Predicted 3D model of a 92-nucleotide RNA (SAM riboswitch aptamer (S box leader)) from Paeniglutamicibacter cryotolerans.
RNA sequence: AUACCAUCCCGAGCGGCCGAGAGAUCUGGCUCUAUGACGCCGCAGCAACCACCCCCUCGGGGGACCGGUGCUACCGCCAGGACCGAUGGAGU
Numbered sequence: 001a002u003a004c005c006a007u008c009c010c011g012a013g014c015g016g017c018c019g020a021g022a023g024a025u026c027u028g029g030c031u032c033u034a035u036g037a038c039g040c041c042g043c044a045g046c047a048a049c050c051a052c053c054c055c056c057u058c059g060g061g062g063g064a065c066c067g068g069u070g071c072u073a074c075c076g077c078c079a080g081g082a083c084c085g086a087u088g089g090a091g092u
Stems, first nucleotide, its partner, number of pairs: 001092002004089005013043005021032003026080004044072003048069003052063004076084001
């Protein structure tokens, strides 16, 4: 980088830096934002997948967060379109 499988309901903030847009893309909306959003860093938290422990009718269920990722406004913010997007897993 790419095809496949699974999920996208719920859950989870503080500080520092930056300085104008942001919520993937397009359209129409609707929200957030100088009372500093978004992004980056630190710590913390959440618990989605793998790994770990327990149970099981082997479909799955529960637990913990030490490990590998991930996530921490709004149902992927809503709708339409799409060979759409994101995350994880095991491959190539």

It matches the Rfam family "SAM riboswitch aptamer (S box leader)". The family is grouped with related families in Rfam's "SAM clan". Taxonomically the source falls in Paeniglutamicibacter (Bacteria, Bacillati, Actinomycetes, Micrococcaceae). The sequence is in RNAcentral, with records from Rfam.